[in-house]
RNA sequence: AUAAGCCUUGCAGGAGAGGUGGCCUUUUUACAGCCACGCCGACGGAGCAACCCCCCAGGAAACUCUCAGGCAAAAAGACUGCUAGGUUGAA
Numbered sequence: 001a002u003a004a005g006c007c008u009u010g011c012a013g014g015a016g017a018g019g020u021g022g023c024c025u026u027u028u029u030a031c032a033g034c035c036a037c038g039c040c041g042a043c044g045g046a047g048c049a050a051c052c053c054c055c056c057a058g059g060a061a062a063c064u065c066u067c068a069g070g071c072a073a074a075a076a077g078a079c080u081g082c083u084a085g086g087u088u089g090a091a
Base pairs, nucleotide, nucleotide: 005087006086007085008084010082011081012080013079018037020036021035022034023033038071039070040069044067045065046064047063051059052058
C1' cells in the first nucleotide's frame, strides 16, 4: 500500500396480507377517524435454538410469536448490486 471484514451516505431492485363491512364525513366518491371480523412478516420488539464462547456470565436466525407495525396507491421494507467516505488490515 492492497485483498477481505465492519460502519455510514447516495442510487437501483425489493415480497406478503380485506381498495372487507358498519358508523362518521361528503353534492358524489376517495382519504382520514372510530368499531368489528379476517389476514401478513422481510422494519422494530420478544422467545426458543443449532452453534460460538465459557469460572460466572454472555452472543446468536431469514425459525417461532405478532406487542407495535402492515393488508389499492403512496410511505416503509430485511436483503442484493453499484457508488462515495470512514475504520481496520493480511498474504
Glycine riboswitch aptamer from Rhizobium sp. Root1203, 91 nucleotides, folded computationally. The sequence was found by an Rfam model in a public genome assembly. The coordinates come from a structure-prediction model, not an experiment, and the mean pLDDT is 78.